Context: one part of a larger RNA
RNA sequence: UGACGGGGACCCGCACAAGCGGUGGAACAUGUGGUUUAAUUCGAUGCUACGCGAAGAACCUUACCAAAUCUUGACAUGGUGGUCGUACUCUUAGGCAGCUAGGAGGUCAGUUCGGCUGGACCAUCACAGGUGUUGCAUGGCUGUCGUCAGCUCGUGUCGUGAGAUGUUGGGUUAAGUCCCGCAACGAGCGCAACCCCUCUCCUUAGUUGCCAGCGGUUCGGCCGGGAACUUUAAGGAUACUGCCGGUGAUAAGCCGGAGGAAGGUGGGGAUGAGGUCAAGUCAGCAUGGCCCUUAUGAUUUGGGCUACACACGUGUUACAAUGGCAGCUACAAUGAGAAGCAAAAGGGCGACCUGGAGCAAAUCUUUAAAAGCUGUCUCAGUUCGGAUUGUACCCUGCAACUCGGGUGCAUGAAGUUGAAAUCGCUAGUAAUCGCGGAUCAGCAUGCCGCGGUGAAUACGUUCCCGGGUCUUGCACA
Repeated sequence: UGACGGGGACCCGCACAAGCGGUGGAACAUGUGGUUUAAUUCGAUGCUACGCGAAGAACCUUACCAAAUCUUGACAUGGUGGUCGUACUCUUAGGCAGCUAGGAGGUCAGUUCGGCUGGACCAUCACAGGUGUUGCAUGGCUGUCGUCAGCUCGUGUCGUGAGAUGUUGGGUUAAGUCCCGCAACGAGCGCAACCCCUCUCCUUAGUUGCCAGCGGUUCGGCCGGGAACUUUAAGGAUACUGCCGGUGAUAAGCCGGAGGAAGGUGGGGAUGAGGUCAAGUCAGCAUGGCCCUUAUGAUUUGGGCUACACACGUGUUACAAUGGCAGCUACAAUGAGAAGCAAAAGGGCGACCUGGAGCAAAUCUUUAAAAGCUGUCUCAGUUCGGAUUGUACCCUGCAACUCGGGUGCAUGAAGUUGAAAUCGCUAGUAAUCGCGGAUCAGCAUGCCGCGGUGAAUACGUUCCCGGGUCUUGCACA
C1' cells in the first nucleotide's frame, strides 16, 4: 500500500421488510447429470453451466457409430509430361448408394494463324485436408463484479524509502454531482450531457392515409370536393430548480407551491472507466507449437445425437364457479409477404382442399383474445383437468418405421393449491389476454418483439445478501 475480520461509523440496492404472483407436489415439454449404447458427437458446470452455443437433429445439417469405397484427394495454387469428340446434358445396365461399364446429343472461345492464349481431363511432383490437441502459448469477441462511482496522471510539497498528498474533512447528490474548507494547483478515463424512442404544442406537406362543414349516393370516404381533425415524417418549440415561499452557512442543495401535457435525471433504450475471476470460447473466425498424411483426410448408405430404474434446472397445462360449456357481439399494435402473402366463392364435422381477385404493398393479403350480453352446469375427480392409448384422416417433403406437425371420433392417468426451502416484481410495473417475427420445405410450451385489461404494498434499515467511503486490528501478500 492492499486484501481480510462472526471490528466500528456512514450510505445504497426488490437486499430485507410490506405486498402480489410463482417454483418446490401432478402430467407433459425442454436442457443437464447419471446410466445404457456400436454411437448415444463436442463444448458450457456456484453466483456468472443446465428452453445455454442450437434463430428450429427425419435425409442434409453432423462433427458420432457400423458397413462399403477413394488416395494429388470433396476444395486451392504452381511445375513437368500427355490427351481433347472442351465442358456439359440426356439415357441404359450392375449396385443400398458412392461408384463402375456403355450409348446418344454437344463437336469450345479468342487469335498476330504459332498447339500461341484461355478452358477441361489424365499421370506425376510440390502440396491440399484435419470440428485432431493445447483458451494454462494467443488475437478477436463475451460473461461477471456493475451503469457500481470509481480509476489515474503532470507539476509541486512531505517522507531515507515503499509511498503519501491531490481523491481526506464539513455539507450535498443518483453520481469523485456540486459547494465550502484545505500544500496543493491543474488535467485525463469514467458520471452527467450530446444520440434514439415516448409524452405536449407549432410549422411544412397531403397520397395509398383522414372526413368537420357542403353536394351526390348503390349508404361503402363510395364519388365530387376539403386540408380542418386523425395520422404519417421532416423541421422546430418546451423543463432550466427558470418563478414564489420556507430552510440551509449569504453556498451547493433540500421541502412546499404556482403555472404547465410533463417537475426537479419526466419514462424507456443505446452507451459498461481502470481492473478481477490463468472466467468462457483453438467447434464462428483468425493463429503459434505439437500431432495424423492409403488416414485423426475425403465420399456414400443406414443408424445415432430422440435411448431410460433414476436425480436436478427452466417452462407449459391444470387442480376449477373471479370458473367450464354454448350462442350473440365489440375494440389493437408491432411486423411479414413473390419458388411469397393470398381475398371473394364453393366442398368437407374438421385439419384441409378447389379456386385464384388483388398486392414487390399507408393501396392488396395476413389481424385478435381476454372483456361484454344471454343461457346452462351447482361443488362432484365433475359438463374440472387433459396425459395416455385405439382408430380414420389432413399437410410438408425423394422419404414421416426408428423420429415431424395437425384434425375428427373414442379413451379420460395424475392432479382437490403443493414439506423443508426458494424466485420475480415498486406502475402502465406485477398479474393476465391474445397477435407478430427470425430460424424454417415441415416442425415453438423456447427466443425476440407488439399491443389489450390492469392491481397491491413500501412503517422502516435491527437483521440476511451484495456493493461504496472513512477508520481500526492483523500471525496474510

This is a predicted structure of a 477-nucleotide part of an RNA (small-subunit ribosomal RNA, 3' major domain) from an uncultured Alphaproteobacteria bacterium. Its Rfam family is "Bacterial small subunit ribosomal RNA". The coordinates come from a structure-prediction model, not an experiment, and the mean pLDDT is 81.